[in-house]
This is a predicted structure of a 73-nucleotide RNA (transfer RNA) from a Microcaldota archaeon.
Its mean pLDDT, the model's own confidence on a scale to 100, is 83.
The sequence is in RNAcentral, with records from ENA.
RNA sequence: GGGCCCAUAGUCGAUCGGUUAAGACGCCUGCUUGACAUGCAGGAGAUGCGCGGUUCAAUUCCGCGUGGGCCCA
Repeated sequence: GGGCCCAUAGUCGAUCGGUUAAGACGCCUGCUUGACAUGCAGGAGAUGCGCGGUUCAAUUCCGCGUGGGCCCA
């Protein structure tokens, strides 16, 4: 320098155009225990990397940028 892939709650990770964006772990509260752990019930937490574009409507499609990973030179 060229090509490909990825970017969603603290972490991991679904959703591939149309609600109030799943779930797990973690966190908080209560119950259980002498206490802790486990278990049970409930709860908070993401305007979806940034800016444009397409569309009646985008996390979901397209472009550029940024960051990360891989391959080639």